[in-house]
Context: one part of a larger RNA
RNA sequence: ACCACGUUAAGGAACUCGGCAAAAUAGUCCCGUAACUUCGGGAAAAGGGACGCUCCCGACGGUGAGGAAAGCAAUUUGCUUGCUGUUGGGAGCCGCAGUGAAAAGGCCCAGGCGACUGUUUAGCAAAAACACAGCACUCUGCUAACUCGCAAGAGGAUGUAUAGGGUGUGACACGUGACCAAUGCCGAAAGGUCAAACGGAUGGGUCAGCCGCAAGGCGAAGCUCUGAAGUGAAGCCCCGGUGAAUGUCGGCCGUAACUAUAACGGUCCUAAGGUAGCGAAAUUCCUUGUCGGGCAAGUUCCGACCUGCACGAAUCGUGUAACGAUCUGGGCGCUGUCUCAACGUGGAUCUCG
Numbered sequence: 001a002c003c004a005c006g007u008u009a010a011g012g013a014a015c016u017c018g019g020c021a022a023a024a025u026a027g028u029c030c031c032g033u034a035a036c037u038u039c040g041g042g043a044a045a046a047g048g049g050a051c052g053c054u055c056c057c058g059a060c061g062g063u064g065a066g067g068a069a070a071g072c073a074a075u076u077u078g079c080u081u082g083c084u085g086u087u088g089g090g091a092g093c094c095g096c097a098g099u100g101a102a103a104a105g106g107c108c109c110a111g112g113c114g115a116c117u118g119u120u121u122a123g124c125a126a127a128a129a130c131a132c133a134g135c136a137c138u139c140u141g142c143u144a145a146c147u148c149g150c151a152a153g154a155g156g157a158u159g160u161a162u163a164g165g166g167u168g169u170g171a172c173a174c175g176u177g178a179c180c181a182a183u184g185c186c187g188a189a190a191g192g193u194c195a196a197a198c199g200g201a202u203g204g205g206u207c208a209g210c211c212g213c214a215a216g217g218c219g220a221a222g223c224u225c226u227g228a229a230g231u232g233a234a235g236c237c238c239c240g241g242u243g244a245a246u247g248u249c250g251g252c253c254g255u256a257a258c259u260a261u262a263a264c265g266g267u268c269c270u271a272a273g274g275u276a277g278c279g280a281a282a283u284u285c286c287u288u289g290u291c292g293g294g295c296a297a298g299u300u301c302c303g304a305c306c307u308g309c310a311c312g313a314a315u316c317g318u319g320u321a322a323c324g325a326u327c328u329g330g331g332c333g334c335u336g337u338c339u340c341a342a343c344g345u346g347g348a349u350c351u352c353g
Base pairs, nucleotide, nucleotide: 002347003346004345005344006343007342008341010339011338014337019334027051028050029049030048031047036041038171052093053092054091055090056089057088058087059086060085061084062083063082068077069076070075094098106332107331108330109329110328111327112326113324114323118130119129134169135168136167137166138165139164140163146155147154148153172319173318174317175316177249178248179247182246183245184242185241186240187239191237192236193235197231198230203225204224205223206222209218210217211216250268251267252266253265254264277311278308289305290304291303292302293301
């Protein structure tokens, strides 16, 4: 030097990515307690005080020998003398210290995310991820939809639309805009396309026979190959609807009596051009944007601005009390985190045996 502990002058986060770790707080009683709020909370908010032992006085209880009173009795009540519990007040005693050991919240302010309790990567992630109550859409009329199984059958359910399945969102408050052109789904069935199948036209092969001097030609029935027209469902095309279905939600130019800007106008394109709200954001590249706050000094943080590279409304938007081993910034207290290290205890190490 290492590991686990203990103590430390002065300072007190100057350490560090970051107060990581450690220190500090801690019990009971009394006083007192803000913003905000869904009126329940927040709250043990915060912040203060008391606490041991001895004696004295008081209050309220428990017990109750004995005696007394009341009552017909069972029994009840109070009193005397004791023992005992809780509690209030006063006087005093000791120590550095009285919840004398152990156990036993640090607190506050502001913001992001998620409402909350819960769940999760057994063995690097506990979270803002999952779930959730609530909300919405959609399917399902019962031999239900849906799921498992080749089937029988089973679950759903010994349930019956206030039920059951699927999907999305995720308490609550206020809201949830435009677009049906594309994709999906639903509906309608007039037309187009269209399978197997039915259908069997046509053509071919074979061959009795016929013609021919021959080569060869024609060729019925049967068998066989081919297979036209026509009939022919769903689907698709076509038509309509549908967004808490998958999704999408523009560009250029000009214009006001300083300048700047553009309420206004023109034009092109589109299915329609992003509404409310929010906005350098868990989203902002340029960017440490600009202004304000906090600091002596702040790439983080908070409040604004809006030039949104590339927010935006149930892939929800914006808020929100409470909650969180969550993340971020600040402060009080506290400290060996540090200035800057020192000493001690136990272990491990090392040497010899």
This is a predicted structure of a 353-nucleotide part of an RNA (large-subunit ribosomal RNA, domain IV) from Oligosphaera ethanolica. Model confidence (mean pLDDT): 85 of 100. The organism belongs to Oligosphaera, within Bacteria.